About this RNA: The part of an RNA shown here (small-subunit ribosomal RNA, central domain) has 351 nucleotides and comes from a Candidatus Sungiibacteriota bacterium. The coordinates come from a structure-prediction model, not an experiment, and the mean pLDDT is 86. It matches the Rfam family "Bacterial small subunit ribosomal RNA".
Context: one part of a larger RNA
RNA sequence: UUGGGCGUAAAGGGUCUCCAGGCGGUUUUGUUAGUCUGGCGUUAAAUCCCACUGCUUAACGGUGGGGCUGCGUUAGAUACGGCAAAACUAGAGGGAUGGAGAGGGAGUAGGAACUCACGGUGUAGGGGUGAAAUCCGUUGAUAUCGUGGGGAACACCAAAGGCGAAGGCAAACUCCUGGCCAUCUCCUGACGCUCAUGAGACGAAAGCGUGGGGAGCAAAAAGGAUUAGAUACCCUUGUAGUCCACGCCCUAAACGAUGCGCGCUCGCUGUUCCGAGUAUCGACCCUCGGAGUGGCUUAGCUUACGCGUUAAGCGCGCCGCCUGGGAAGUACGGCCGCAAGGCUAAAACUC
Numbered sequence: 001u002u003g004g005g006c007g008u009a010a011a012g013g014g015u016c017u018c019c020a021g022g023c024g025g026u027u028u029u030g031u032u033a034g035u036c037u038g039g040c041g042u043u044a045a046a047u048c049c050c051a052c053u054g055c056u057u058a059a060c061g062g063u064g065g066g067g068c069u070g071c072g073u074u075a076g077a078u079a080c081g082g083c084a085a086a087a088c089u090a091g092a093g094g095g096a097u098g099g100a101g102a103g104g105g106a107g108u109a110g111g112a113a114c115u116c117a118c119g120g121u122g123u124a125g126g127g128g129u130g131a132a133a134u135c136c137g138u139u140g141a142u143a144u145c146g147u148g149g150g151g152a153a154c155a156c157c158a159a160a161g162g163c164g165a166a167g168g169c170a171a172a173c174u175c176c177u178g179g180c181c182a183u184c185u186c187c188u189g190a191c192g193c194u195c196a197u198g199a200g201a202c203g204a205a206a207g208c209g210u211g212g213g214g215a216g217c218a219a220a221a222a223g224g225a226u227u228a229g230a231u232a233c234c235c236u237u238g239u240a241g242u243c244c245a246c247g248c249c250c251u252a253a254a255c256g257a258u259g260c261g262c263g264c265u266c267g268c269u270g271u272u273c274c275g276a277g278u279a280u281c282g283a284c285c286c287u288c289g290g291a292g293u294g295g296c297u298u299a300g301c302u303u304a305c306g307c308g309u310u311a312a313g314c315g316c317g318c319c320g321c322c323u324g325g326g327a328a329g330u331a332c333g334g335c336c337g338c339a340a341g342g343c344u345a346a347a348a349c350u351c
Stems, first nucleotide, its partner, number of pairs: 003323004007305002012319001014202005021194003025088008034080001035077008048066007091191001092188003095184005103177006110154001114150008125136002162169002207248006216242002221237004259318006267296011300307002324351003333344004
């Protein structure tokens, strides 16, 4: 609970595409059941309001008037909304021509490092720490050179940079593929916006199932130290896992802690991409326009911090959410899941 809010106090759904629903550009005509005006009828009495009045007053009661909320009927109005019809191009979409990009999927072949095996040189140490020890090493380690194998990740470029709806995406090349931007103003002609507890898809990490793979790292585990203790921090090892394929899970400080769309509102300065003009042999430079991405700031907003054309300013449309703390994102029930658990979601009691 007809209120006020949601960057940080409680509160934006993790993200996207949609159905139902809500909302809807410009012009004309028609219609009138939305809407507005008038008349009539009805809306029992009591209750409510006003005036007068009766109990000594009040409460209470009486008389008259008014009001209330609709409903029916009738006459009218046509601005707005709806509906019907016609038209338009500023919204939206398409076309043509260019453009940037770690956007996604599949494949091919790389270099550095690491590790393992083998071989050469070589000898007593190596490793590790605050200091040590566990540990490795004369069956030859560490170091160094060579050959071969293996898995994972791609230094520099690299940026306040780019792309993606979000999660997220980074060596190179090839194939397939989504989106975006600019210019032309050629086509369609409102085809749009938003979107539930309804439908579908995606969704880091960890985790789960089956099969593979396993270099490095490393929960668990073991040992060595530290310490009063040390189920830790440090060290030596080390299994799941991390990687791949397929199938699940569906969470997050999934954050800009800021829903999506549209319009409006001073400026300054970087940067990415595109275009026009200017300049030029050409490319820069310069001016202007568009789309992104940063910093500072005016008005305004904000408790403040801060935000400030990428708004948290000024407005409109639609959705989600909040309503003192704890109990509790729990119990119960339902749905989903192999499980872990997820989603939905209270109360008693207590302060």